């Protein structure tokens, strides 16, 4: 300069006038809702997806047992979590740095279509050998052919995948048969809190692959959700009809046990469809110190930041910014990515124009 | 707002991880003077979509899109 990594931040700005919601003063008016004027406040980094965790609130306690689920290298944060941070492995990448459902297949059962000779304590399809036995034929010895009976997983082939790789020795030919290295197994030692990771030393390989296949091991784990739940006011036929019953049904549990109540479900029929609490002060926001590598903690100061119920948060003017168009320095037109709260938080994930800022890699060139 | 369920030929639906099928429907040809019936034989798929695990996914996982359904009080 030029390709790229990682974090992190913004995501239109200022003014004005016109409305909209909610609060709070103040006025005015009434039998009450109101009505006027002033002031402050009024979307998001994802408010979204409802994927996981929590708070709250109810089911009496929320017990015990089992099932279902989840989550699974290892340490630590955390109110918890299928989250974060650091660390270990293992594959990717020259490198910065990226990915990883990363527990056990020597407890069990299941899988592996097609091809192929064989798919799991396998296999002679194509191959290699006749050393050793038996028999025949030649030769004179001990050699040479040929049969059978036999060895053999090295060679080609199939397949995703063929029972350690590799070289060497060694055999009739071969083979961990043997032997170095490399896996792997297996106790010891060193080093780390651990996951691991290095060491010499023993096993000749005994143990192939799939748990996002059932399963085993190990932690967790009562349900339902603000339409949860309370209060208050108004109404009405506390009605009919089925069907199940005290070894049984209801308590919003998947079963049992255990505690409580005694009628329970469906279907028709009747009323009301109004208020008000919950509601936003909170694991809260910012700032300065301190402790930690870091995620996060902690003091100590300041702040108050939407709470609506057909559901507000827009419109217009005028300047600037970014972006696209145009006959394109300066003019003119266009027009602002994803998207929008509803009990409240933390984290995941997905949508996201465009622009900012830090740290660092690899390359090229100058000094 | 909560909660729950399905996407597979044009419809409606099946479909133990191994070359995706059934009824209607469609389209030819046979029958008929001609439909209509029947008979014969054929076409038809991104298994919604994009990732992952496995040798190999409609099946199993994980995202994400579209679709249906249920949820108030009193008695």
């Nucleotide at each position: 300069g030029a390709a790229g990594c990682u974090g992190g931040c913004c995501g239109g700005g200022c003014a004005g006038u016109c409305g909209c919601u909610g609060c709070g003063c103040g006025g005015u008016a009434u039998g009450u809702c109101g009505c006027c004027g002033c002031g402050c406040a009024g979307a998001g980094g994802a408010a979204a997806g409802u994927c996981c965790g929590g708070g709250c609130u109810c089911c009496g306690c929320a017990g015990a047992g089992c099932a279902c689920g989840a989550u699974g290298c290892c340490g630590g944060c955390u109110a918890a979590c299928c989250g974060c941070c650091g660390g270990g492995c293992g594959c990717c990448g020259c490198g910065a740095g990226g990915c990883g459902a990363c527990g056990g297949a020597a407890a069990g059962u299941g899988g592996a279509a097609c091809a192929g000779a064989g798919a799991g304590c396998a296999g002679u399809c194509u191959g290699c050998c006749u050393a050793a036995g038996u028999c025949c034929c030649g030769a004179a010895a001990g050699c040479g052919g040929g049969a059978c009976c036999g060895g053999c997983g090295a060679u080609g082939g199939u397949g995703a995948a063929a029972c350690g790789g590799u070289g060497g020795g060694g055999u009739a030919a071969g083979a961990g048969c043997c032997c170095a290295c490399c896996g792997c197994g297996g106790g010891c030692c060193u080093g780390g809190u651990a996951a691991c990771a290095g060491g010499a030393c023993c096993g000749g390989c005994a143990c192939g692959c799939c748990a996002a296949a059932c399963c085993c091991c190990a932690u967790c784990c009562g349900g339902a959700g603000c339409a949860a739940g309370g209060c208050c006011a108004a109404a009405u036929a506390g009605g009919g009809g089925a069907g199940c019953g005290a070894u049984a049904g209801c308590g919003u549990g998947g079963c049992u046990c255990g505690c409580g109540c005694u009628g329970c479900u469906c279907c028709c029929g009747g009323g009301u469809a109004g208020g008000c609490c919950g509601c936003u002060u909170g694991a809260g926001c910012c700032g300065c110190c301190g402790g930690g590598u870091a995620a996060c903690c902690g003091u100590c100061g300041g702040c108050c930041c939407a709470g609506a119920g057909g559901a507000a948060u827009g419109a217009c003017u005028g300047c600037c910014c970014a972006a696209g168009g145009g006959a394109a320095u300066c003019c003119c037109c266009u027009g602002g990515a994803c998207a929008g709260a509803a009990c409240c938080c933390g984290g995941c994930u997905u949508a996201u124009a465009g622009g900012c800022c830090a740290g660092c890699u690899u390359c090229a060139c100058c000094u | 707002g909560c909660g729950g369920g399905a996407g597979u030929a044009g419809u409606u639906c099946a479909g133990c991880g191994g070359u995706a099928g059934a009824a209607c429907g469609c389209c030819a040809g046979c029958u008929u003077c001609c439909c209509a019936a029947g008979c014969u034989g054929g076409a038809u798929g991104u298994c919604g979509c994009c990732g992952g695990u496995u040798c190999g996914a409609u099946c199993c996982c994980g995202g994400u899109c579209u679709c249906c359904c249920g949820c108030u009080c009193c008695a």